[in-house]
Predicted 3D model of a 74-nucleotide RNA (transfer RNA) from Allomicrovenator marinus. NCBI's taxonomy places the organism under Bacteria, Deltaproteobacteria, Bradymonadales, Allomicrovenatoraceae, Allomicrovenator. RNAcentral holds the sequence, with entries from ENA and Rfam. Its mean pLDDT, the model's own confidence on a scale to 100, is 81. It matches the Rfam family "tRNA". About the family: Transfer RNA (tRNA) molecules are approximately 80 nucleotides in length. The family's RNA type in Rfam is transfer RNA. Rfam links the family to the GO term triplet codon-amino acid adaptor activity.
RNA sequence: AGGGGUAUAGCUCAGCUAGGUAGAGCACCGGAUUCCAAAUCCGGCGGUCGGGGGUUCGAUCCCCUCUGCCCCUG
Numbered sequence: 001a002g003g004g005g006u007a008u009a010g011c012u013c014a015g016c017u018a019g020g021u022a023g024a025g026c027a028c029c030g031g032a033u034u035c036c037a038a039a040u041c042c043g044g045c046g047g048u049c050g051g052g053g054g055u056u057c058g059a060u061c062c063c064c065u066c067u068g069c070c071c072c073u074g
Stems, first nucleotide, its partner, number of pairs: 001073007010026004020057001028044005050066005
C1' cells in the first nucleotide's frame, strides 16, 4: 500500500435469513436470609449502538467517509 473482519451498558457478548421505539450474564446498589459473612433469592441502576454524513415515515441494521484493534497478501 491492497484486501478482509471487528467496534452495542463498567466487563463479556446477543440483537438472526427480515429496518419498526435496545437485551442477557457478571459487576454495582437496596432488601430478604444469617450471630456476622459467603452462597442463594427478590428488586433496582446503567447505553448519543466508535465519530461524521447520506437514504428512509423510521437506521445497531442499508450506503459513503474517518478512527481504533485483529488477520491476510506484497